[in-house]
RNA sequence: UUGUAUCCCUAGGGGCGCCGUGAGGCUGAGACAGAGUAAUCUGAACCCUUCGAACCUGAACUGGGUCAUACCAGCGGAGGAAAGUGGAAAACGAUCAUU
Numbered sequence: 001u002u003g004u005a006u007c008c009c010u011a012g013g014g015g016c017g018c019c020g021u022g023a024g025g026c027u028g029a030g031a032c033a034g035a036g037u038a039a040u041c042u043g044a045a046c047c048c049u050u051c052g053a054a055c056c057u058g059a060a061c062u063g064g065g066u067c068a069u070a071c072c073a074g075c076g077g078a079g080g081a082a083a084g085u086g087g088a089a090a091a092c093g094a095u096c097a098u099u
Base pairs, nucleotide, nucleotide: 001094002093003092004091006088007087008086009084010083011049012048013047014046017026018025019024032043033042034041035040055080056079057078061074062073063072064071
């Protein structure tokens, strides 16, 4: 000098679950709040942003399991999917210079 993990900032992407009269229960990072007859919209939190399994499609899919549900597994590194010459600095790597 530069790069990386990490964190921050800014910008952006994302999610209509299931059971229950209700209370509440299950999975999950996230199932929240407000408005609306509803579709949906807004906000919070959370997750993810190309080194991309956040999320969507295939899918009213396949197998198992459950009162029920992507609940678990497969499908599957299949097809898509949202960033920046930004900032910080303990650490590490690389390179250069000097001794």

Model confidence (mean pLDDT): 75 of 100.
TPP riboswitch aptamer (THI element) from Paenibacillus marchantiophytorum, 99 nucleotides, folded computationally.
Of the family's consensus pairs, 86% are formed in the model.